[in-house]
């Protein structure tokens, strides 16, 4: 330079056109003498960044950053 793959919550991942979820972690209640562990709920979001399509975009289309993988060329 081609080519595939991914970026969505403080972490790890989900959701493939129709209300953004879930473990974890943080807090607060319960539980117990007391902690830990269970148990309930809470808190968290510009779906990487611009456009575009569609009544409706995390989701399809263009771009473009950034990350991992394969190939090629040159030194």
């Nucleotide at each position: 330079g081609c080519g595939g793959g991914g970026g969505u919550a403080a972490c790890u991942c989900a959701a493939c056109g129709g209300u953004a979820g879930a473990g974890u972690c943080u807090c607060a209640c319960u539980c117990u003498u007391c902690c830990a562990a269970g148990g309930u709920g809470a808190u968290g979001g510009u779906u990487g960044c611009g456009g575009g399509u569609u009544c409706a975009a995390a989701u399809c289309c263009c771009g473009u950053c950034c990350c991992c993988c394969g190939c090629u060329c040159c030194a």